A computed fold for a 382-nucleotide RNA from Rhizomicrobium sp., annotated as Bacterial RNase P class A. It matches the Rfam family "Bacterial RNase P class A". It is annotated as a ribozyme. Its mean pLDDT, the model's own confidence on a scale to 100, is 76. It is recorded under the gene name rnpB.
RNA sequence: UCAGAUGGUCGGAUGGCCGCCGGCCGCUUCGGCGACCGGAGGAAAGUCCGGGCUCCACGGAGACACGGUGCCGGAUAACAUCCGGCGGGGGCGACCCCAGGGACAGCGCCACAGAAAACAAACCGCCAGGCGGCCUAAGGUUUUCGAACCUUCACCGCGGCAAGGGUGAAACGGUGCGGCAAGAGCGCACCGCGCGGACGGCAACGGACGCGGCACGGCAAGCCCCACCGGGAGCAAGACCAAAUAGGGACGACACAGAACCUGUUUCCGGGUUGUCGUCCGGGUCGGUCGCGAGAGGCGUUCGGCGACGAACGUCCCAGAUGAAUGGCCAUCCCUUCGUGCAAGCGGAGGACAGAACCCGGCUUACAGGCCAUCUGACGCA
Numbered sequence: 001u002c003a004g005a006u007g008g009u010c011g012g013a014u015g016g017c018c019g020c021c022g023g024c025c026g027c028u029u030c031g032g033c034g035a036c037c038g039g040a041g042g043a044a045a046g047u048c049c050g051g052g053c054u055c056c057a058c059g060g061a062g063a064c065a066c067g068g069u070g071c072c073g074g075a076u077a078a079c080a081u082c083c084g085g086c087g088g089g090g091g092c093g094a095c096c097c098c099a100g101g102g103a104c105a106g107c108g109c110c111a112c113a114g115a116a117a118a119c120a121a122a123c124c125g126c127c128a129g130g131c132g133g134c135c136u137a138a139g140g141u142u143u144u145c146g147a148a149c150c151u152u153c154a155c156c157g158c159g160g161c162a163a164g165g166g167u168g169a170a171a172c173g174g175u176g177c178g179g180c181a182a183g184a185g186c187g188c189a190c191c192g193c194g195c196g197g198a199c200g201g202c203a204a205c206g207g208a209c210g211c212g213g214c215a216c217g218g219c220a221a222g223c224c225c226c227a228c229c230g231g232g233a234g235c236a237a238g239a240c241c242a243a244a245u246a247g248g249g250a251c252g253a254c255a256c257a258g259a260a261c262c263u264g265u266u267u268c269c270g271g272g273u274u275g276u277c278g279u280c281c282g283g284g285u286c287g288g289u290c291g292c293g294a295g296a297g298g299c300g301u302u303c304g305g306c307g308a309c310g311a312a313c314g315u316c317c318c319a320g321a322u323g324a325a326u327g328g329c330c331a332u333c334c335c336u337u338c339g340u341g342c343a344a345g346c347g348g349a350g351g352a353c354a355g356a357a358c359c360c361g362g363c364u365u366a367c368a369g370g371c372c373a374u375c376u377g378a379c380g381c382a
Base pairs, nucleotide, nucleotide: 001378002377003376004375005374006373007372008371009370010369012333013332014331015330016329017328018327020039021038022037023036025034026033027032041353045364046363048362049361050360051359052358053234054233055232056231066230067229068228069227070226071085072084073083074082075081086100087098088097089096090095101225102224106223107222108219109218110217123165124164125161126160127159130158131157132156133155137152138151139150140149141148142147173191174190175189176188177187178186192214193212194211195210196209199206200205238290239289240288241287248281249280250279251278252277253276254275259274260273261272262271263270264269297316298315299314300313301312302311303310304309334351335350336349337348338347339346340345
């Protein structure tokens, strides 16, 4: 210098004018007006996890069902998050990725292709040592001269084999030597795999040693088994104040003329309800107030820890709208881009993703451009 890796951080600046929301102070004719202070984010987003808080349910414990998590150790209020390790995979490397318990508890599945997909099997192929057959020729033996028998080569069937070819995501260990008719863990060496008891490590696991010729294919992100965790709903939670109109209840006044209904078994005779007005009470709706901003809070220093994080001390107060504020314009500068110009410059356009709504810890997703720190590889120079 170029190409990368990891972590962090910023994400337009300054000034003026006009507005909007909140707090507080002053004035007020109670309608407002004025001064001062504060006013979006790293993701406020998706609403995917975990908590706080609120209400509902619930005597305690256990079991079953359902849902979630899943290598080990730690951090934390908690977590599916984070940190440090282990194992596997990728990269020359810094470093990155992995839902990563159990397939001898049981069930199920393995498409297409292929001979064969879990218990063995053989399409092409290899073998001519074994058994049977056929053909031809050669050689040999015997001979009663008609012939009979034996051996060998080639071929067919039985049989033997799984090395090679081919299929597939996956084919019953790999390489080499020996061995064999051809082969094959059939034998041996190394590698892999399984088992065993010690050793190191809190553990996951590891490196050796010994034993076993290799059996036990894969899928649990299909059911399932094992271990651990889990009541439900959510700020439209929930609490309070409370209008008009309509309806409910209590008391009082008026009307009981007539009618209807209920009832004392029926009739007579009775009782009650249904009416109007006034006062009061209670519930809900519109509306309003609280919940609602001092918190698992921010920043700094020191200490403990590899780290996530924890402790102590100091310091700061930092948005609270609800038909929902946080904005607009101008000037100068910065950055990007376009045009013009030899150039200095001039002119135009633009400023990433996106915007709180009870709060907090995470994850995930979006993001123009810039800055910082550490590290890796290549080349060059000293």